[in-house]
Source information:
Model confidence (mean pLDDT): 81 of 100. The RNA shown here (transfer RNA) has 73 nucleotides and comes from a Candidatus Nanoarchaeia archaeon. Taxonomically the source falls in Candidatus Nanoarchaeia (Archaea, Nanobdellati, Nanobdellota). Its Rfam family is "tRNA". Rfam links the family to the GO term triplet codon-amino acid adaptor activity. It was read from a public genome assembly.
């Protein structure tokens, strides 16, 4: 330069196949529990790299970028 894979909460990750409420762990924050603290238990708060396209509807499909990683030269 050429190929291919890949990007979702603070972190790890599910879903893209077949377009329909964006879901789990951990972690944080409040309650219950405890003399306290730990643990356990119930709530809560937080994401689909970006522009465009298609479509009633896009994390999922197309399209140009931007990062990452593997691979060819």
């Nucleotide at each position: 330069g050429g190929g291919g894979c890949c990007g979702u909460a603070g972190u790890c990750u599910a879903g893209u196949u077949u377009g329909g409420u964006a879901g789990g762990a951990c972690a944080c924050a409040a309650g219950c529990u405890u003399g306290g603290g730990g643990u356990g238990u119930u709530u809560g708060u937080a994401a689909c790299c970006g522009g465009g396209g298609u479509u009633c509807a896009a994390a999922u499909c197309c399209u140009c970028g931007c990062g990452g990683c593997c691979u060819c030269a």